The part of an RNA shown here (small-subunit ribosomal RNA, central domain) has 350 nucleotides and comes from a metagenome. Model confidence (mean pLDDT): 88 of 100. The RNAcentral record of the full RNA draws on SILVA. Its Rfam family is "Bacterial small subunit ribosomal RNA".
Context: one part of a larger RNA
RNA sequence: UUGGGCGUAAAGCGCACGCAGGCGGAUCGGUAAGUCAGGUGUGAAAUCUCGGGGCUCAACCCCGAAACUGCGCCUGAAACUGUUGAUCUAGAAUAUCGGAGAGGGAAGGGGAAUUUCGCAUGUAGGAGUAAAAUCCGUAGAGAUGCGAAGGAACACCAGAGGCGAAGGCGCCUUCCUGGACGAAGAUUGACGCUGAUGUGCGAAAGCGUGGGGAGCAAACAGGAUUAGAUACCCUGGUAGUCCACGCUGUAAACGAUGAGCACUAGAUAUUGCGCGUAUUGACCCCUGCAGUAUCGCAGCUAACGCAUUAAGUGCUCCGCCUGGGGAGUACGGUCGCAAGACUAAAACUC
Numbered sequence: 001u002u003g004g005g006c007g008u009a010a011a012g013c014g015c016a017c018g019c020a021g022g023c024g025g026a027u028c029g030g031u032a033a034g035u036c037a038g039g040u041g042u043g044a045a046a047u048c049u050c051g052g053g054g055c056u057c058a059a060c061c062c063c064g065a066a067a068c069u070g071c072g073c074c075u076g077a078a079a080c081u082g083u084u085g086a087u088c089u090a091g092a093a094u095a096u097c098g099g100a101g102a103g104g105g106a107a108g109g110g111g112a113a114u115u116u117c118g119c120a121u122g123u124a125g126g127a128g129u130a131a132a133a134u135c136c137g138u139a140g141a142g143a144u145g146c147g148a149a150g151g152a153a154c155a156c157c158a159g160a161g162g163c164g165a166a167g168g169c170g171c172c173u174u175c176c177u178g179g180a181c182g183a184a185g186a187u188u189g190a191c192g193c194u195g196a197u198g199u200g201c202g203a204a205a206g207c208g209u210g211g212g213g214a215g216c217a218a219a220c221a222g223g224a225u226u227a228g229a230u231a232c233c234c235u236g237g238u239a240g241u242c243c244a245c246g247c248u249g250u251a252a253a254c255g256a257u258g259a260g261c262a263c264u265a266g267a268u269a270u271u272g273c274g275c276g277u278a279u280u281g282a283c284c285c286c287u288g289c290a291g292u293a294u295c296g297c298a299g300c301u302a303a304c305g306c307a308u309u310a311a312g313u314g315c316u317c318c319g320c321c322u323g324g325g326g327a328g329u330a331c332g333g334u335c336g337c338a339a340g341a342c343u344a345a346a347a348c349u350c
Stems, first nucleotide, its partner, number of pairs: 003322004007304002012318001014201004021194003025088007033081002035077008049065006091191001092188003096183003103177007110154001115149007125136002162169002206247006215241002220236004258317006266295009276285001299306002323350003332343004
């Protein structure tokens, strides 16, 4: 608990979809629930306030007035909100045409490289480090050539470039599929925004079952280093990393910045599409829309900085914060196979 805030001080849910709810474009008319005005009834007394008065004063008491900010009813007003009827097109959506994209899913294919194996050539080293050693090698290694197997990842192109709600997405082809953008302005006619609960998606690690296993590599073993070395370095190496299905539901899930709409100087670069201009043509130039970046004015900010992609100016809706520690813990509950996740205190202490 009024308020003030949430980029970095505490604070934006990891992201979306969406029921309820909240909020909602323009014009004309009706209605009168909210709203406003007048009237009326009620609003006990005491109390409070004001004016008088009584106890010597005061507290206290008495009288009168006002007030009782409320509620009911009647009459009226109609700007705004609501509601209802009609109309509209600037919001939203649909249709048409067009190009861009690592957006998603599935199937098939490709080459380079590492490793292993086979054959061949060939001989004493190789590997590794700051230096070494463990390690591999005369049972022929390493090197070189040819061949085979298998798994994972896709050099250059590649860009401060693109796409996606976020997580994220990068070899090629095909199939299935989502979204955004541009053009012209045909159609519907407010169909919209947000969104508690809910539902879905959600890196890595981890878990279950079954596969797979080249490289890398927690754990582990050995060699070094060191006073020690449960490390950093080296040689090995298992889970795992990969696939299918299921679970987990968390991250500095970050732009540490919720979503939507409107408004508020510019400059430069770049991506996509378009108009104009130009050309043999692609460019260049001009301009419009949508994105991505850098700089910068006003303004904002504690400062740093932000600055038409706002942290500026406003509106709508949601989430969250309220001194540090205890603690994102205990207990309880829900979920999970578990690990644990979500929800979430207090004593005490400074």